This is a predicted structure of a 340-nucleotide part of an RNA (large-subunit ribosomal RNA, domain IV) from a metagenome. Rfam family: Bacterial large subunit ribosomal RNA. Its family is annotated with structural constituent of ribosome and ribosome in the Gene Ontology. The full RNA is in RNAcentral, with records from SILVA.
Context: one part of a larger RNA
RNA sequence: CGGUGGUUAAGGAACUCUGCAAAUUUUCCCCGUAACUUCGGGAUAAGGGGCGCCUUGCGAUGUGUUAAAGCAUUGCGAGGCCGCAGGAAAUGGCUCUAGCGACUGUUUAUCAAAAACACAGGUCUCUGCGAACUCGUAAGAGGAUGUAUAGAGACUGACGCCUGCUCGGUGCCGGUAAGUUAAGGAAGAGGGUGAGGCGCAAGCUGUAGCCCGCAACCGAAGCUCCGGUAAACGGCGGCCCUAACUAUGAGGGUCCUAAGGUAGCGAAGUUCCUUGUCGGGUAAGUUCCGACCUGCAUGAAUGGCGUAACGACUGGAGCACUGUCUCAACCACCGACCCG
Numbered sequence: 001c002g003g004u005g006g007u008u009a010a011g012g013a014a015c016u017c018u019g020c021a022a023a024u025u026u027u028c029c030c031c032g033u034a035a036c037u038u039c040g041g042g043a044u045a046a047g048g049g050g051c052g053c054c055u056u057g058c059g060a061u062g063u064g065u066u067a068a069a070g071c072a073u074u075g076c077g078a079g080g081c082c083g084c085a086g087g088a089a090a091u092g093g094c095u096c097u098a099g100c101g102a103c104u105g106u107u108u109a110u111c112a113a114a115a116a117c118a119c120a121g122g123u124c125u126c127u128g129c130g131a132a133c134u135c136g137u138a139a140g141a142g143g144a145u146g147u148a149u150a151g152a153g154a155c156u157g158a159c160g161c162c163u164g165c166u167c168g169g170u171g172c173c174g175g176u177a178a179g180u181u182a183a184g185g186a187a188g189a190g191g192g193u194g195a196g197g198c199g200c201a202a203g204c205u206g207u208a209g210c211c212c213g214c215a216a217c218c219g220a221a222g223c224u225c226c227g228g229u230a231a232a233c234g235g236c237g238g239c240c241c242u243a244a245c246u247a248u249g250a251g252g253g254u255c256c257u258a259a260g261g262u263a264g265c266g267a268a269g270u271u272c273c274u275u276g277u278c279g280g281g282u283a284a285g286u287u288c289c290g291a292c293c294u295g296c297a298u299g300a301a302u303g304g305c306g307u308a309a310c311g312a313c314u315g316g317a318g319c320a321c322u323g324u325c326u327c328a329a330c331c332a333c334c335g336a337c338c339c340g
Stems, first nucleotide, its partner, number of pairs: 001335008010326002014324001019321001028050004036041001038158001052081012082086001093319007100311002105117002121156007133142003159306004164236003169233002171229005178224003184218002188214001190212004196205003237255005264298001265295001276292005
């Protein structure tokens, strides 16, 4: 000097990112227990008191006995004794307030346990059974020895109140007169070769057959087209004017759009400006709580807003308690270090 334990005057979070760590609390018995609530909870809420030993009264249970006594355990009293202290150890600190997630559960074996995943519940879509879907080239298998109160896929995520407008784009579903359209078929025209014919020759012409591309026309689904569908992917405006102070703008005008954000909530885990403004808490508060609404850039199953209970979750406040600190000291053990 370090580690692990222990004790500490006065103060008591002044420490610090943060009460991290430590301390307090802790068992059992008795009393007592709020808001809120889904009436189950909350709750060991909170907050108080008791606990040793001796003598003794009245019981209880068991054992024992004919009945007892005795023995063991135990309840309710009365009186007394000693100490500062009568649970040895094991053994919750508590309360208030907000956010998120309903909950118990699951997860990054080896830096993340969470607000992430799952979940019961909700909704949509597909599937009539040799089901859809999945694996496999196939046979076949799972689904399922199930049958739409079933199975598969997707989203949401208890519960309560709710879930607005938009089908123009993309997707999906349905329709199909017309347009477009492949392979294939194919009228026809053209070309090559070519018997023969003509020619002194070079060559010209050229049947059938074979071959080469061209091609009117016929040719599905799809696409175009016509509808539907948003708990499908998604989207949900701008400018100008206006009321007898001012301010504001119920109202009016205009442009654009498929439609212009409804109910809620809102400086939010979302607010840039921003430590917004006001109120509360503090002597003092970029955090926190309650409001306001000017929402840079909230918003309804990519769910919106609430919510009792729950949480090794995340903020804020208080009580208790303390070597976290003011500010350090001492003790024990183990190292380091010194000597042998």